RNAcentral holds the sequence, with entries from ENA. A computed fold for a 71-nucleotide RNA from an archaeon, annotated as transfer RNA. It matches the Rfam family "tRNA". About the family: Transfer RNA (tRNA) molecules are approximately 80 nucleotides in length. Rfam classes the family as a transfer RNA. The coordinates come from a structure-prediction model, not an experiment, and the mean pLDDT is 83.

RNA sequence: GCACGAGUAGUUCAGUGGUAGAAUACUGGCCUUCCAAGCCAGUGACCCGGGUUCAAAUCCCGGCUCGUGCA
Numbered sequence: 001g002c003a004c005g006a007g008u009a010g011u012u013c014a015g016u017g018g019u020a021g022a023a024u025a026c027u028g029g030c031c032u033u034c035c036a037a038g039c040c041a042g043u044g045a046c047c048c049g050g051g052u053u054c055a056a057a058u059c060c061c062g063g064c065u066c067g068u069g070c071a
Stems, first nucleotide, its partner, number of pairs: 001070007010024004018054001026042005047063005
């Protein structure tokens, strides 16, 4: 330099055009003599810019970061 893949909550992952989800973590409550475990509730995210579309996390283009391969 070229090709391919990935980027979503603090962390690990789903989500192939129509309400952004789970687990875990955190906070509060219940329970318990206390802690842990368990149960309930809550907070919290689509890497950046542009395009297509009535509508984009999703499709297209460019950029950034990481990884793999080739040279």